[in-house]
RNA sequence: GGAGCAGAACAGGCGAUCGCUGCUGCCUUGUGGCAGUGGAGGAAAGUCCGGGCUCCAAAGGGCAAGGUGCUGGAUAACGUCCAGCGGGGGUGACCCCAGGGAAAGUGCCACAGAGAGCAAUACGCCUGCCCAGGCAGGUAAGGGUGAAAGGGUGAGGUAAGAGCUCACCGGAUUCGGCGGUGACGUCGGAUGCCAGGCAAACCCCACCUGGAGCAAGAUCAAAUAGGAAGACAUUAAGGGUUGCCCGCCUGCGUCUUCGGGUUGAUCGCUUGAGGUCAUCGGUAACGGUGAUCCCAGAUGAAUGAUCGUCACCUGCAAACAGGUAACUGUAUGCAGGAACAGAACCCGGCUUAUGGUCUACUUCAGCC
RNA sequence: GGGCGGUUAGCUCAGCUGGAUAGAGCGUUGGCCUCCGAAGCCAAAGGUCGUUGGUUCGAAUCCAAUACCGCCCGCCA
Numbered sequence: 001g002g003a004g005c006a007g008a009a010c011a012g013g014c015g016a017u018c019g020c021u022g023c024u025g026c027c028u029u030g031u032g033g034c035a036g037u038g039g040a041g042g043a044a045a046g047u048c049c050g051g052g053c054u055c056c057a058a059a060g061g062g063c064a065a066g067g068u069g070c071u072g073g074a075u076a077a078c079g080u081c082c083a084g085c086g087g088g089g090g091u092g093a094c095c096c097c098a099g100g101g102a103a104a105g106u107g108c109c110a111c112a113g114a115g116a117g118c119a120a121u122a123c124g125c126c127u128g129c130c131c132a133g134g135c136a137g138g139u140a141a142g143g144g145u146g147a148a149a150g151g152g153u154g155a156g157g158u159a160a161g162a163g164c165u166c167a168c169c170g171g172a173u174u175c176g177g178c179g180g181u182g183a184c185g186u187c188g189g190a191u192g193c194c195a196g197g198c199a200a201a202c203c204c205c206a207c208c209u210g211g212a213g214c215a216a217g218a219u220c221a222a223a224u225a226g227g228a229a230g231a232c233a234u235u236a237a238g239g240g241u242u243g244c245c246c247g248c249c250u251g252c253g254u255c256u257u258c259g260g261g262u263u264g265a266u267c268g269c270u271u272g273a274g275g276u277c278a279u280c281g282g283u284a285a286c287g288g289u290g291a292u293c294c295c296a297g298a299u300g301a302a303u304g305a306u307c308g309u310c311a312c313c314u315g316c317a318a319a320c321a322g323g324u325a326a327c328u329g330u331a332u333g334c335a336g337g338a339a340c341a342g343a344a345c346c347c348g349g350c351u352u353a354u355g356g357u358c359u360a361c362u363u364c365a366g367c368c
Numbered sequence: 369g370g371g372c373g374g375u376u377a378g379c380u381c382a383g384c385u386g387g388a389u390a391g392a393g394c395g396u397u398g399g400c401c402u403c404c405g406a407a408g409c410c411a412a413a414g415g416u417c418g419u420u421g422g423u424u425c426g427a428a429u430c431c432a433a434u435a436c437c438g439c440c441c442g443c444c445a
Base pairs, nucleotide, nucleotide: 001364002363003362004361006359007358008357010355012310013309014308015307016306017305018304020039021038022037023036024035025034026033027032041340045351046350048349049348050347051346052345053213054212055211056210060246061245062244063243065209066208067207068206069205070084071083072082073081074080085099086097087096088095089094100204101203105202106201107198108197109196123142124139125138126137127136128135129134130133151169152168153167154166155165156164170194171193172191173190174189175188176187177186178185179184217267218266219265220264227258228257229256230255231254232253238250239249240248241247260444261443262442274293275292276291277290278289279288280287281286312337313336314335315334316333317332319330320329321328322327369441370440371439372438373437374436375435378394379393380392381391387425396412397411398410399409400408418434419433420432421431422430
C1' cells in the first nucleotide's frame, strides 16, 4: 500500500439577518405585539416482532387457528440480547445455522433407473436342465441410472456371493466412570445393531398467544329530512365480545345499505420499563444504590432559509522535513464535496437506507 | 396515523396441495384467401414469474427480507 474482519463514537461549530412553533411573563384585546426559554433521528422509515396504555366483562371455559423450538441466563415482554454447546464455511481475523422428533402415523421423492422403501434380479456372475438359445434357482460382490441405491478396507468363507464370520476404521443404541447447573465433552465396556431424505409437507411433543387499536377511548358544541329500501324478530331475535360454541353485556325493536348534516373544540398528550454521572454486583446481556436534570408536542401539520467564518474530506500545484528506499508527515494556494432522511400515544428490539472518521485485528504484495 | 390486498408475455388473467417444455384470450409479425382491405384459416416470435437470500436433489409455487402499486377506516341523527 491492496484486500478484508470486528467494534466504537459522530452526524458539523460559532456569529449576523429574516422567519415558524410550544410554554412562561408583561402590555393590549379586532386580536396581536414585546421579552425570556424549549424545539427531530440513528434510523423519527418499513410496520416485521414484543410490551405499556384504552375499550370490549375484572378477560372467563372449550375447540379451532397461529407462533416459537440446542443449553443456561437477561428482561415488563419478545421471534430480541448475552454467555456457552453442537454443526458448517473461510488461509485467517472472523462469520453463518427455523439447531426438538423421520424405529408414532400419513404423504412425497419428477425424469432416469431392474429397484426410491416391511427391498428388488433388467445387465452381469454362479449352479442345474434342455443345450441354437432359452428355462428354473442362487447372488447386491461388478457395471449402469440417479440428488439419493441398505457402512468402508482387508482376510476367511463359498458353486458364485453376502456382517455370513473375523480384524481394524466410521456410525448407532445402551451401560458405567470422570468433568460440567445444563446442552454436551471425554474414557472404558457390551450389542454386527448398520434402519435413505423431506417436518420453511401434514403431523407429534414442549412452551406461548383473547380481540381490537390513540381514527383506541372520554367530554362539550354545531348542523340536518330523526328520510328511504332491505333483512330478522315480536317476547325473543338481532347486535357487541372481529374464527366457532358456551357464558357475559345490551335489549322492546335491532342491523346493513343508500340518502342527510358536520369537516369543530378540549382531554388522552407526554415524567417515562426517562436521561446523565458516580459507585457496587455480574465474564456479559443486565441489575442495585446515590446524586442530578426535565430534554418537541405540531394537527392544511412547526423545528427553516441566506450570508460570513472556522473545522472536516477529496483532487491538483509547488515547497519544507524525515527515510538508503518504497514512501510518510507538515503548513500554503486553487477547485470541488458534505449522505440517508424528517416526530404524530409512548417504549424495547429487528430489518432496511446512509456519509466520512477512529480503534483493534487478519491476510497478501513491495521495500529495508 | 392504523388495518388489509396485489406484482406472471405489449395488455387482461390462469397456474401457487413443489417436478424441469410456465399456459389462455386480445394484440404483434409472416403466410393463405381477395382485384384491394376487413373477417376467417395456418404458423411464428415474445417471459431471468418485482428484487435479494434461504429450505429442498429441484422453487412462479414454501419461508424470510425488501421495492413498488392499490383499497378501507372520523363524528352526529